Context: one part of a larger RNA
Molecule: large-subunit ribosomal RNA, domain II
Organism: Gloeotilopsis sterilis
RNA sequence: GCCGGCGACUUAUAGAAAGUGGCUUGGUUAAGGAAUUUCAUCCGGAGCCAAAGCGAAAGCGAGUCUGAAUAGGGCACUUUUGUCACUUUUUAUGGACCCGAACCCGGGUGAUCUAACCAUGACCAGGAUGAAGCUUGGGUAAAACCAAGUGGAGGUCCGAACCGACCGAUGUUGAAAAAUCGGCGGAUGAGUUGUGGUUAGGGGUGAAAUGCCAAUCGAACUCGGAGCUAGCUGGUUCUCCCCGAAAUGCGUUGAGGCGCAGCGGUUGACGAAUGGGCUAUCUAGGGGUAAAGCACUGUUUCGGUGCGGGCUGCGAGAGCGGUACCAAAUCGUAGCAAACUAAGAAUACUAGGUAUUGCUUUCCGUCAACCAGUGAGACGAUGGGGGAUAAGCUUCAUCGUCAAGAGGGAAACAGCCCAGAUCACCAGCUAAGGCCCCUAAAUGGCCGCUAAGUGAUAAAGGAGGUGAGAAUGCUGAAACAACCAGGAGGUUUGCUUAGAAGCAGCCACCCUUAAAAGAGUGCGUAAUAGCUCACUGGUGGAGCGUUCUUGCGCCGAAAAUGAACGGGACUAAGCGGCCUGCCGAAGCUGUGAGAUUUUGGUUUUAUUUUUUUAAAAAAUCAAAAUCGGUAGGGGAGCGUUCCGCUCUAGGGUGAAGCAUGAACGGAAGUUCAUGUGGACGAAGCGGAAGUGAGAAUGUCGGC
Numbered sequence: 001g002c003c004g005g006c007g008a009c010u011u012a013u014a015g016a017a018a019g020u021g022g023c024u025u026g027g028u029u030a031a032g033g034a035a036u037u038u039c040a041u042c043c044g045g046a047g048c049c050a051a052a053g054c055g056a057a058a059g060c061g062a063g064u065c066u067g068a069a070u071a072g073g074g075c076a077c078u079u080u081u082g083u084c085a086c087u088u089u090u091u092a093u094g095g096a097c098c099c100g101a102a103c104c105c106g107g108g109u110g111a112u113c114u115a116a117c118c119a120u121g122a123c124c125a126g127g128a129u130g131a132a133g134c135u136u137g138g139g140u141a142a143a144a145c146c147a148a149g150u151g152g153a154g155g156u157c158c159g160a161a162c163c164g165a166c167c168g169a170u171g172u173u174g175a176a177a178a179a180u181c182g183g184c185g186g187a188u189g190a191g192u193u194g195u196g197g198u199u200a201g202g203g204g205u206g207a208a209a210u211g212c213c214a215a216u217c218g219a220a221c222u223c224g225g226a227g228c229u230a231g232c233u234g235g236u237u238c239u240c241c242c243c244g245a246a247a248u249g250c251g252u253u254g255a256g257g258c259g260c261a262g263c264g265g266u267u268g269a270c271g272a273a274u275g276g277g278c279u280a281u282c283u284a285g286g287g288g289u290a291a292a293g294c295a296c297u298g299u300u301u302c303g304g305u306g307c308g309g310g311c312u313g314c315g316a317g318a319g320c321g322g323u324a325c326c327a328a329a330u331c332g333u334a335g336c337a338a339a340c341u342a343a344g345a346a347u348a349c350u351a352g353g354u355a356u357u358g359c360u361u362u363c364c365g366u367c368a369a370c371c372a373g374u375g376a377g378a379c380g381a382u383g384g385g386g387g388a389u390a391a392g393c394u395u396c397a398u399c400g401u402c403a404a405g406a407g408g409g410a411a412a413c414a415g416c417c418c419a420g421a422u423c424a425c426c427a428g429c430u431a432a433g434g435c436c437c438c439u440a441a442a443u444g445g446c447c448g449c450u451a452a453g454u455g456a457u458a459a460a461g462g463a464g465g466u467g468a469g470a471a472u473g474c475u476g477a478a479a480c481a482a483c484c485a486g487g488a489g490g491u492u493u494g495c496u497u498a499g500a501a502g503c504a505g506c507c508a509c510c511c512u513u514a515a516a517a518g519a520g521u522g523c524g525u526a527a528u529a530g531c532u533c534a535c536u537g538g539u540g541g542a543g544c545g546u547u548c549u550u551g552c553g554c555c556g557a558a559a560a561u562g563a564a565c566g567g568g569a570c571u572a573a574g575c576g577g578c579c580u581g582c583c584g585a586a587g588c589u590g591u592g593a594g595a596u597u598u599u600g601g602u603u604u605u606a607u608u609u610u611u612u613u614a615a616a617a618a619a620u621c622a623a624a625a626u627c628g629g630u631a632g633g634g635g636a637g638c639g640u641u642c643c644g645c646u647c648u649a650g651g652g653u654g655a656a657g658c659a660u661g662a663a664c665g666g667a668a669g670u671u672c673a674u675g676u677g678g679a680c681g682a683a684g685c686g687g688a689a690g691u692g693a694g695a696a697u698g699u700c701g702g703c
């Protein structure tokens, strides 16, 4: 991992609601007692609920409380239904749906591992060094001292056993839950080691690492309290039908939990009227948002006038003047504002009218009871806040989708576009989106654009790309371009300068000859020279310039494997406009079938009533509407084990079980046949549960 077995909402008591039943001459017993073969029965009225309420209470009582009140007001009555069981659901208390802690506390067991200590034993090859002391000699007045020998000290040196563990490799489901190999440290000492003993968990021991105390140590192990608790994670077993959420507000030692409200389900009561919903349009409302505006509050551009100030002149001072400075206030002018508004939309909201009965057709409202879940939301669109007018960011409001929604489109793609799946069909029509091939349907039609494979993504900026429109200038008295010719003289103007001659720079920018020619447009020179332009004539003969708006393109354009039309490919099979067809979904239609709800018809049954009527249930037929669905609510069923009817029907002429096959049913499932098996055991009507397995790092077994 797979297969098989086991594996999770139980039970008791009390409360609440619904349903069913008994009694209602109100209902009912509890403890206890009696009798009893089983089932079950009888006695027991204490007590409880109900029959009357109001008041804190005394109390009064169809009323009562408050109050001075005979007022007013509150709650009752006038309006009649209970009670006891059982079943289901739910709440509370208990382990309370199941599994799961880390911990805490109590009693014990451990020092055969290891830490320290006590008692008693054992062990340390070999080599080196050579302390004190001593002896002899020298030396001294005597010593000190010196030398040679002797001697054999040391947490001394080298190095085996032994003890340790600094480095590397191997090993890492190992040979080994700590080793092996090669090097390494200590090796007469604070050494190593055998045996026996001592210290115990709120403790011991510790040359101290929170180390060690039996592969367990920031508090050992074991049993018990104990099914501790777990607002946390995981798991929770058959089927079908109807409805169907939330991810919000407030509060919370609250934020992944709860309580109340909101939103869902089920049931009941009352109300039902031109009720509810939708579309179009109109009327009446209040508003202070968008936009706008600047009277107000602030902010702000320029100008006029210039309170006050600065600077300054005269004067002894008082004071009198000036001002190209600053500047209050005011006038004009130009702006800005979430916390500005004299003025002010669209929507939205409230109420009403109209639309040949506008459409829909009960979809509605109020109240009550019971049962919930939710209280992590996500993206998109619009309007805002935060952020950087960043984020698949964050936080609000309104709407949509997903969540809980399948189908078609977007290549693939919860949240985008279309569209809401009861079931069947080898029928039809459409939506979004498409129609060359992959790939269903147009190699469709007409008019334009694009040349970039633009057509898949980007800006500032740049450009005789190209199409369209508008305005304006020149032009047969000859434009624009091209070619031929001229482009001169005073003069190298003056100044400046080494030089400055049209052309470094400064000032001026005249006159003449002329068809025309600047005191010079650019190149050039050291300065000249030289080339050229403006301007003019000629040749030739038709359009030429400038500006603005706009369509489609171009450049700008760099990322890590080759890779961003889905691919092939395409000059349309690209882009814009118009037109006609077709394809295309679980949408709509067609045909058939089913379920739910409502309405109507028919039949049957039992009850009430003298009868008719009426109400209820069941079956069947018809019509209409509905039938996506998570959490969740409600309804209807299938199956398993055991029990009662039941010592049952059946069964060795073959039960249960198992295997294979077939049939039936809307599903859970049921039935039959054959084989196997070898002794039990249905169906029906009821009852009771150890009642349904795929998941829990489930558990046990097998492989």
Stems, first nucleotide, its partner, number of pairs: 001703006011094013026049003032043003053060002063075004097235002100232001104225006115199009124189001126158003129154001133150006162186003166183005201217001203213003210219001238637006248261005262374002264371008275363001276360003279355007292341002297337003302332004308326002310323005377402010407418003422593004427589003433583003436568003442580001444579006455570001461555002465552010482539005488512003494506002518533001522531002594627012638692001640689006650680001657676008